[in-house]
Molecule: SAM riboswitch aptamer (S box leader)
Organism: Mucilaginibacter sp.
RNA sequence: UACUUAUCCAGAAAGACAGAGGGAAAGGCCCUAUGAUGUCUUAGCAACCUGUAUUAGCUUUAUAAGCUUGUGUAAGGUGCUAAUUCCUGCUUCGCUACACAGUGGAGACAGAUAAGCU
Numbered sequence: 001u002a003c004u005u006a007u008c009c010a011g012a013a014a015g016a017c018a019g020a021g022g023g024a025a026a027g028g029c030c031c032u033a034u035g036a037u038g039u040c041u042u043a044g045c046a047a048c049c050u051g052u053a054u055u056a057g058c059u060u061u062a063u064a065a066g067c068u069u070g071u072g073u074a075a076g077g078u079g080c081u082a083a084u085u086c087c088u089g090c091u092u093c094g095c096u097a098c099a100c101a102g103u104g105g106a107g108a109c110a111g112a113u114a115a116g117c118u
Base pairs, nucleotide, nucleotide: 003116004115005114006113007112008111013042014041015040016039017038021031022030023029026088027087028086043081044080045079048077049076050075051073052072053071054070056068057067058066059065060064085110090107091106092105093104094103095102096101
């Protein structure tokens, strides 16, 4: 970098440095000198992977070990801490409507994160 799988309406910010843009992209809407983006420090959230405690089940060569599942914990590896992935775009099914359009559901595309693989 590409691919596969899972999740994405919950949750959680202060300080220092620095100084103008930022929210992926287009449109919208919003944040921002009462300090954006970024870096660092500290704190926190969460529970994807590892660890660890434990319920239930299964297997074996059975004082034990292993596997699956559920519930905890938060030590380690990541991640995250404005707004639902901020909203919408494409397809489809409803409702209102002559239509434009609005609105609700499902899916796709794109994206983010984790784990695996290359």